[in-house]
């Protein structure tokens, strides 16, 4: 220098042909208990890495940029 891949909640990840953003763990509140643990219910938490484009509509398609991993030279 060139190619590939990953980036989504505090953490680990799903989101399959573009159409309302989700799960587990964690946090908080409540129930059960004398209390703790365990368990059950609920709540909060996201500019989908950043920018631009296409589209009625983009986490998803296109381009550029950033960072990590990886391959070639």
């Nucleotide at each position: 220098g060139g190619g590939g891949u990953a980036u989504u909640a505090g953490c680990u990840c799903a989101g399959u042909u573009g159409g309302u953003a989700g799960a587990g763990c964690g946090a908080c509140a409540g129930g059960u208990u004398c209390g703790c643990a365990a368990u059950c219910u609920g709540u909060a938490g996201g500019u989908c890495a950043g920018g631009a484009g296409u589209u009625c509509g983009a986490a998803u398609c296109u381009c550029c940029u950033a960072u990590g991993c990886u391959c070639c030279a």
Molecule: transfer RNA
Organism: Bacteroidales bacterium